[in-house]
Context: one part of a larger RNA
Molecule: small-subunit ribosomal RNA, 3' major domain
Organism: metagenome
């Protein structure tokens, strides 16, 4: 100087407390461990691995295994050799890849050769082989915590200290006062985006208040530019004003005004560093290793196994509910090998025909919880839907291993879950549906966005956990 203490002081955080809803019990989905296997490819492992890389494993992917092949599948060029073709067509072996055969057979020419093509040899390639403890880049984490440093000066023999401490204050090393320090940098804040209010400009594909026309009905038509909206520019919030407290910074106020009030809400943004943290399998790259194989092609299998253990989820155990019928209200997104209205067929998944739309125009597209009425009457049930049987639909060369969906039948566990444990402070939790990426299809109950309905509680900081500042002790560095 740090680090540590079941030392002290001050302070903060869904850290506890106060609440609400979960997990832990059940079934299933998914990831992991283990076991098994010819292979169950590899990586990730307290917090910071485990619905993670993977935002799509039937083949492909694919890296693994078995079997069959090739010696170059792909790039580049040089040198050497032999050739005149190669491609194509066709036959045989074969699961395919591949192998063999038949057929076909260049251009220019000064006749030396040149061009082109494939074959072949050597260099060269190739490697998801090893090392993340050789590395770059990127990332997680402490932590969006308030810290981390420097120049000059001063103090100290020196390591170092001071500044950065003290008194206040703040979300903040934020600011003020004081001060052997005076300044500065990286962070904080602000600048950026979305959102909440208003104005100006603009008015189609969006809008419809007024006027007219029309319809069974609809901005449907003429028209309008008000409103909504769209998207560009501006205004607006700064403790600016008022009162009180305070030297100041600042604090308090169901104060005024205002759509919004004290960082308005959310996002992006992650200091010096820590964990030899993660990644050589995204990519790049040093070194090492393989080179008729650890390269590469193909067929099939595996990554989907299953006494078991754990994580993350979905669905439930019901009446604040299930079922049936009827009636409403979104936002955001996607669409041409696409989204598909409408019509017809089918109980249905879907099939056939097919208008429109490269989209504020057309389509996906009926949002669902909600509300109204009826029914069920506390039961393993009209709860729950696993599992299994049968018949089908779709995608795709191909659904056996191993896809999703539909219909009929079947109707398991489960009656609210031990110790323990997780999330959340407001448009939040809880709950309800919608869309998208990937994608032929789909194991999506995942992920990422979007809106609808919409709570309870916070006395407080004694305690648990993590962190910040000061101080103290030290057998630690």
């Nucleotide at each position: 100087u740090g680090a540590c203490g079941g030392g002290g002081g001050c302070c903060c955080g869904c850290a506890c407390a106060a609440g609400c809803g979960g997990a832990g019990g059940a079934a299933c989905a998914u990831g992991u461990g283990g076991u098994u296997u010819a292979a169950u490819u590899c990586g990730a492992u307290g917090a910071u691995a485990c619905g993670c890389g993977a935002g799509g494993a039937a083949c492909c992917u694919u890296a693994c295994c078995c079997g069959g092949g090739c010696u170059u599948a792909a790039a580049u060029g040089c040198a050497g050799a032999a050739u005149g073709a190669c491609c194509g067509u066709u036959c045989c072996c074969g699961a395919a890849a591949g192998g063999g055969g038949a057929u076909u057979u260049c251009u220019c020419u000064u006749c030396g050769g040149a061009g082109c093509a494939a074959u072949u040899u050597g260099c060269a390639a190739g490697g998801u082989g090893c090392u993340g403890c050789a590395u770059g880049g990127c990332u997680g984490u402490c932590g969006u915590c308030a810290g981390c440093u420097c120049g000059u000066g001063c103090c100290g023999u020196g390591a170092g200290g001071u500044g950065u401490c003290g008194g206040g204050u703040u979300a903040a090393g934020u600011c003020c006062c004081a001060u052997a320090a005076c300044g500065a940098g990286c962070g904080c804040a602000a600048c950026c985006c979305c959102u909440a209010u208003c104005g100006u400009u603009a008015g189609u594909u969006g809008c419809c208040a007024u006027c007219g026309g029309g319809u069974a009905a609809u901005g449907c038509c003429g028209g309008g530019a008000a409103c909504u909206c769209u998207a560009a520019c501006g205004a607006g919030a700064c403790u600016g004003c008022c009162a009180c407290c305070g030297u100041a910074a600042g604090g308090u106020g169901u104060g005024a005004g205002g759509a919004a009030g004290g960082c308005g809400g959310g996002g992006a943004u992650g200091a010096c560093g820590u964990c030899a943290a993660g990644u050589c399998a995204g990519c790049a790259c040093g070194g090492c290793c393989c080179u008729u194989u650890u390269g590469u092609c193909c067929g099939g299998g595996g990554c989907u196994a299953c006494a078991c253990a754990c994580g993350u989820g979905u669905u439930a155990c019901a009446a604040u509910g299930g079922c049936a019928a009827g009636u409403a209200c979104a936002a955001a997104g996607a669409g041409c090998a696409g989204c598909a209205a409408g019509g017809c067929g089918g109980c249905g998944a879907c099939g056939c025909c097919g208008a429109g739309c490269c989209a504020a125009u057309c389509u996906c597209g009926u949002a669902a919880a909600a509300c109204u009425u009826g029914u069920c009457u506390u039961a393993g049930u009209u709860c729950g839907g696993a599992u299994c049987g049968a018949a089908g639909u779709c995608u795709g060369c191909a659904a056996c291993u191993c896809g999703a969906c539909u219909u009929c039948g079947u109707g398991a566990a489960g009656u609210u879950g031990g110790a323990u444990u997780c999330g959340c402070u407001a448009g939040u939790a809880a709950u309800c549906g919608u869309a998208u990426a990937u994608c032929a299809g789909c194991a999506a109950c995942g992920a990422u966005a979007c809106g609808g309905u919409g709570a309870a509680u916070a006395c407080g900081u004694u305690c648990c956990c993590g962190g910040g500042c000061c101080u103290u002790g030290u057998a630690c560095a």